Predicted 3D model of RNase P RNA and transfer RNA as a complex of 375 nucleotides. It holds a member of the Rfam family "Bacterial RNase P class A". The family's RNA type in Rfam is ribozyme.

RNA sequence: AAAGCAGGCUGUCUUGUCGCUCUGCCAUAGGCAGAGAGGAAAGUCCGGACACCGCAGGGCAACCCGGCGGGUAACACCCGUCGCCGCAUGUCAAAUGCGGUAGGACUAGUGGCACAGAAACCAGGUACAGUUCGGCUGUAGUGAAAAGGCCAAACUCCGGGUGGUGCAAUGCCAAAUAAACCGGCGCUUGAGGCUGGCCCGGCCGAUGCCGGAGGGUAGGCAGCUAGAGGUGACCGGGUAACCGGCACCCCAGAUAAAUGACAAGACUCGACAGAAUCCGGCUUAUAGGCCUGCUUUUCAU
RNA sequence: GCCCCUGUAGCUCAUCUGGAUAGAGCAUCGGACUUCUAAUCCGAGGGUAGUAGGUUCGAAUCCUGCCAGGGGCG
Repeated sequence: AAAGCAGGCUGUCUUGUCGCUCUGCCAUAGGCAGAGAGGAAAGUCCGGACACCGCAGGGCAACCCGGCGGGUAACACCCGUCGCCGCAUGUCAAAUGCGGUAGGACUAGUGGCACAGAAACCAGGUACAGUUCGGCUGUAGUGAAAAGGCCAAACUCCGGGUGGUGCAAUGCCAAAUAAACCGGCGCUUGAGGCUGGCCCGGCCGAUGCCGGAGGGUAGGCAGCUAGAGGUGACCGGGUAACCGGCACCCCAGAUAAAUGACAAGACUCGACAGAAUCCGGCUUAUAGGCCUGCUUUUCAU
Repeated sequence: GCCCCUGUAGCUCAUCUGGAUAGAGCAUCGGACUUCUAAUCCGAGGGUAGUAGGUUCGAAUCCUGCCAGGGGCG
C1' cells in the first nucleotide's frame, strides 16, 4: 500500500411548481406563515412510566434472577474487578495482550455418567512389581472421569424477586335499542361473576347467567406528546458506566391513517427501511464514506 | 396491539426426562415375476434434524438469538 474480517460514527443535497397532516394568524367557498419519520420507527426479547381492576391479605403452584462492587426510575442492560476458558507472544513456567463467560450450592436428598474398560458410582478388583505379608503400596491400561470425582441451560436446595391486564388501558359526550323470541341452568340450601392456574378469606348476585337465531349503533373529545427531553471542543465529581451545575433549544402526533409527485441541477449516483401511549436497553438489517483493530500478500528500510 | 405453537428424507410422521449406526410408511431407482403393464416380492440410494451460538465428555433432544410457517384473543 492492497484485499478480507470485526467494531464504532455517519448515512445524499439545492431550487421551483402542485398536493397531504398539524399548529398559529388574518377573518372564512378561503388566504398567509411555520413545522413534518429512524438509527434502527423492525423483532416484541427484557425493564419501567402511566391507567384501571376485589387497594391486590394468606398458602400452594408457576416463572425469573444468581461471583463481588458500582451506575440507573428499573433491568436479564451498562461500567469496573476477581475467577474460569480460548488464542497469541514467551525456552517450560511465571507474566503480558486480545477475546469469550447464565459464574450460588453435587460433605441435604434423588437421579445420570453411553462406547471403551476387569471394574463407572451402595463398589469391586485386572495385569505386573514391591512389601514391614496387612487385600499394604506403586505402576500399567481404558476413558471426559478410576474412588476421588463430574453433571443443577438434571430434579432439587439456598438467597432474592414477580398481583393481573394493557392506550382497543381508562374517563366523558353523542347516537341507538329487542328488558321481545327459542333451549338450558339457577333464584338465598344460590347458577354465575368480581383478577391471577388452584385453595382459603372478602364482595356482588335474581330486572340473573350460558347458548342459539336475530335487530340497533359503530361518531366525537380527552389520554396524545415539554419529556427519566435534546444540544454544548462548557464547568465540577468519578478509573469508568454515569452524576451534578450552567447556557441555549422545542424537535411528527395521524385515525383508514399525512410526510408525496413532477421539472431542473450537483456529486462519490444514494443501503436497510417508515412513527401509532411514551421512555431506557438488547438483538437483527444496512450501499457508500470516515476512523480503529486483526489476518494475509506485495514493496521499501 | 398482545399471546401461543410448529420446523426431522421428495411427502406424512416416529425418535425428543441427552449416549454416537436418526427410523417407519408412501414416493424414487435397480432386480425378480409377466407377452407387456399394474399389483406383489427382494434390494438400494436419499438427512450435516430451519439457522447461528452456548451448556455438557457427548445435543435432533437442554438454553439463548435470529429465520420461516401456522393459530388465538380483545